[in-house]
A computed fold for a 73-nucleotide RNA from a Propionibacteriaceae bacterium, annotated as transfer RNA. Its Rfam family is "tRNA". By type it is a transfer RNA. Its mean pLDDT, the model's own confidence on a scale to 100, is 80. It was read from a public genome assembly.

RNA sequence: GUGGCUAUAGCUCAGUCGGUAGAGCAUCAGAUUGUGGAUCUGAGGGUCGCGGGUUCGAGCCCCGUUAGCCACC
Repeated sequence: GUGGCUAUAGCUCAGUCGGUAGAGCAUCAGAUUGUGGAUCUGAGGGUCGCGGGUUCGAGCCCCGUUAGCCACC
C1' cells in the first nucleotide's frame, strides 16, 4: 500500500427484510437476615467509534474517516 473482520450500557454480548435500543453480570434502593453473603422485587445507566448521505423513518443501506485484529504485497 491492497483486501477482510470487529466497534452497541461500567463489563461480556444480542439486535431478524430499515419501523419505539435489549439481555446477563455489575451498580443503586427496598424486602429478607443479629451483621454480611445468598435470594426476591424495583430503579438508574446509551451521541449504537466519528463525520456526512439515502429515506417519512437508519444500530441496520451508501460514502468517507479513526482505532484494533487478520491475510497479502